Overview
Predicted 3D model of a 583-nucleotide part of an RNA (large-subunit ribosomal RNA, domain V) from a bacterium. The RNAcentral record of the full RNA draws on ENA. It matches the Rfam family "Bacterial large subunit ribosomal RNA". Its family is annotated with structural constituent of ribosome and ribosome in the Gene Ontology. The prediction has a mean pLDDT of 86.
[in-house]
Context: one part of a larger RNA
RNA sequence: CCCGCAGCAAGACGGAAAGACCCCGUGGAGCUUUACUGCACCCUGGUAUUGGAUUCUGGCAUGGCAUGUAUAGGAUAGGUGGGAGGCUGUGAAGCGGGGGCGCUAGCUCCCGUGGAGCCACCCUUGGAAUACCACCCUUGUUAUGUCGGAGUUCUAACCCGGAUCCGUUAUCCGGAUCGGGGACAGUGCCAGGCGGGCAGUUUGACUGGGGCGGUCGCCUCCUAAAGCGUAACGGAGGCGCCCAAAGGUCCCCUCAGCGCGGUCGGAAAUCGCGCGUAGAGUGCAAAGGCAUAAGGGGGCUUGACUGUGAGAGAGACAUCUCGAGCAGGUGCGAAAGCAGGGCUUAGUGACCCGGCGGUUCCGAGUGGAAGGGCCGUUGAUCAUCGGAUAAAAGUUACCCCGGGGAUAACAGGCUGAUCUCCCCCGAGCGUCCCCAGCGACGGGGAGGUUUGGCACCUCGAUGUCGGCUCGCCGCAUCCUGGGGGGGCAGCACCUCCCAAGGGUUGCUCUGUUCGCGCAUUAAAGCGGCACGCGAGCUGGGUUCAAAACGUCGCGAGACAGUUUGGUCCCUAUCUGCUGCGGG
Numbered sequence: 001c002c003c004g005c006a007g008c009a010a011g012a013c014g015g016a017a018a019g020a021c022c023c024c025g026u027g028g029a030g031c032u033u034u035a036c037u038g039c040a041c042c043c044u045g046g047u048a049u050u051g052g053a054u055u056c057u058g059g060c061a062u063g064g065c066a067u068g069u070a071u072a073g074g075a076u077a078g079g080u081g082g083g084a085g086g087c088u089g090u091g092a093a094g095c096g097g098g099g100g101c102g103c104u105a106g107c108u109c110c111c112g113u114g115g116a117g118c119c120a121c122c123c124u125u126g127g128a129a130u131a132c133c134a135c136c137c138u139u140g141u142u143a144u145g146u147c148g149g150a151g152u153u154c155u156a157a158c159c160c161g162g163a164u165c166c167g168u169u170a171u172c173c174g175g176a177u178c179g180g181g182g183a184c185a186g187u188g189c190c191a192g193g194c195g196g197g198c199a200g201u202u203u204g205a206c207u208g209g210g211g212c213g214g215u216c217g218c219c220u221c222c223u224a225a226a227g228c229g230u231a232a233c234g235g236a237g238g239c240g241c242c243c244a245a246a247g248g249u250c251c252c253c254u255c256a257g258c259g260c261g262g263u264c265g266g267a268a269a270u271c272g273c274g275c276g277u278a279g280a281g282u283g284c285a286a287a288g289g290c291a292u293a294a295g296g297g298g299g300c301u302u303g304a305c306u307g308u309g310a311g312a313g314a315g316a317c318a319u320c321u322c323g324a325g326c327a328g329g330u331g332c333g334a335a336a337g338c339a340g341g342g343c344u345u346a347g348u349g350a351c352c353c354g355g356c357g358g359u360u361c362c363g364a365g366u367g368g369a370a371g372g373g374c375c376g377u378u379g380a381u382c383a384u385c386g387g388a389u390a391a392a393a394g395u396u397a398c399c400c401c402g403g404g405g406a407u408a409a410c411a412g413g414c415u416g417a418u419c420u421c422c423c424c425c426g427a428g429c430g431u432c433c434c435c436a437g438c439g440a441c442g443g444g445g446a447g448g449u450u451u452g453g454c455a456c457c458u459c460g461a462u463g464u465c466g467g468c469u470c471g472c473c474g475c476a477u478c479c480u481g482g483g484g485g486g487g488c489a490g491c492a493c494c495u496c497c498c499a500a501g502g503g504u505u506g507c508u509c510u511g512u513u514c515g516c517g518c519a520u521u522a523a524a525g526c527g528g529c530a531c532g533c534g535a536g537c538u539g540g541g542u543u544c545a546a547a548a549c550g551u552c553g554c555g556a557g558a559c560a561g562u563u564u565g566g567u568c569c570c571u572a573u574c575u576g577c578u579g580c581g582g583g
Base pairs, nucleotide, nucleotide: 001583002582003581004580005579006578007577008576010575011574012573014570015569022404023403024402025401027400028399029396030395031394032393035201036200037199038198039197042193043192044191045190046189047188048187049186051154052153053152054151055150056149057148058147059146060145061144062143063142064141065140066139068137078136079135080134081133082132085119086118087117094113095112096111097110098109099108100107101106158181159180160179162178163177164176165175166174167173204216205215206214213233217239218238219237220236221235222234240385241283242342243341247301248300249299250298251297252296253295255279257275258274259273260272261271281290282289284347286345287344288343305328306327307326308325311322312321313320314319317386330339331338332337353379354378355377356376357375358374359373361372362371411458412456413454414453415452417451419447420446421445422444423443424442428438429437465540466538467537468536470532471529472528473527474526475525478503479502480501481498482497483496484495485494486493505519506518507517509515546564547563548562549561550559551558552557
């Protein structure tokens, strides 16, 4: 060096299972509810099945009867018209009794008695006689009809899982006869309500993983690298309006501040003189503008027009912005002219659907109409603001699928803020004396053991804390060894330098690492090795399914809260290592 046998399991990010954690998908499913929308059930009403009688009662129609005092006025004048007569022996006035109405003055009806009269036109009134006849009004009453409502009752629909008999030697069913209930119940149809019992679904995105928080459209500035444009959960602010004068035009004016002067006037009220390019003001943010003013005031006004629009700018598109000119009619101005809102840039919402106004348009044979179109206008925190539906929340540790190392938790990597260690400076402490020993305020490093940041291999799987076993390494050395300094007399001790050969205990508590404690020791070092080591062991912790407590939640459920329980697979091919053997 080659080969073999017996072994060990450190590696082959070993095998197994298209990761169960995490995220993503306008994926799925289970569950919940005061998510949305339905459906069943249930409740209630109407109607049909469903009929008779009676009492009370309501609406309407018709007929009869009654009913009506504002004031003035013989007095309880409903309206209008006709009208000079009407009622009475088929019994008037009056009287007696009774009923109804009533504003207590009376009106009206019935019975009896009575026996021949009673009333109208007269004067008052806006209006003339209930003398009489019509047609009506208000309120009431009665009858009939009709549509009801409530109650009682009946039996014949309907019901009886009441009895007996029969089919029939049958607790079914049917028939018959009784009995009970009864137009109810039951059932159909139409409505309103209730309705996780059930069903289908929804439950946004961005995001230095996700969640929580924040944000989502528009305007201004910076970032923005001197054209435009330009990102971030970069740095700062605003908007979701307002104004009929804060618009148009013509004419006029000039600010803030400061100095000096001036009654009450003070740092500032108002007044005078001077200086004063703008620091004022400009409805509101910022920027850019503005004194020839876009700033301040006054007069007249409505161009805050209708119909168009050459031509440009921005934008992927949608769309946004600027715009001379022409026609019509208008305002101001002597005129030239200016005016299609406001110093400018925010003050906003596509399509669909509906409302309103207008209209010479369409109008299902025709004429109309209904409805629609067109023009104008209106209803959106459609604010997730290019707006999925008219209409929508949660939970899953019972979970599933498709994917991702495009993205988190372990480990590694990069980084080194944080961490550990070292160094520089030397204010100050150390009686004196910066440096025996310390060392503020600051500064510079090293290391890669902490907590992080980043998200680079791995999600078709790199098993995760602690213990056990087995170790190997570093040195910033705990002990043992050598040495310097000391505020080292000695014993001890402090500090620094060299040094990694060897060593570095047992126990209580806890799953603990750690730590506290007990007893020892020369000492009871700190780290690295995938926080070394689960194809070596364990499985107490964490981290599935069960269950409970506290808390949160209406709930399903949830909690770096607690608690009890809870399947740890692999016969070694290669590398590596141990022992033995052969060539």